[in-house]
Molecule: c-di-GMP-I riboswitch aptamer
Organism: Candidatus Brevifilum fermentans
RNA sequence: AUCGAUAAAUCGCCAACCUGCCAAAAGGCAGGGACGCAAAGCCAUGGGUCUAAAGCUGGCACGCACAGCCAUGAUCGCCAGGCUACCGAA
Numbered sequence: 001a002u003c004g005a006u007a008a009a010u011c012g013c014c015a016a017c018c019u020g021c022c023a024a025a026a027g028g029c030a031g032g033g034a035c036g037c038a039a040a041g042c043c044a045u046g047g048g049u050c051u052a053a054a055g056c057u058g059g060c061a062c063g064c065a066c067a068g069c070c071a072u073g074a075u076c077g078c079c080a081g082g083c084u085a086c087c088g089a090a
Stems, first nucleotide, its partner, number of pairs: 003088002012037002017032006035077001041083003045080003048075003055069004
């Protein structure tokens, strides 16, 4: 350095759910809580997935409402890729 199948130790993270706040929503943040995680640390670059406010389209005399499309929104705890990090063959 690769790598992580089975050590020990140190330091960690926190799903569902509950409460509060933010957001149009998806979702995020904080507190509680642990299903799990050896990168469940960081980055939306590619793919996937979720949402559809604004916009466009439809129908309607028009508007509201409604329906369809759409990411510029979200997710790194969906996968790939990039960067960094503890231990070190137990």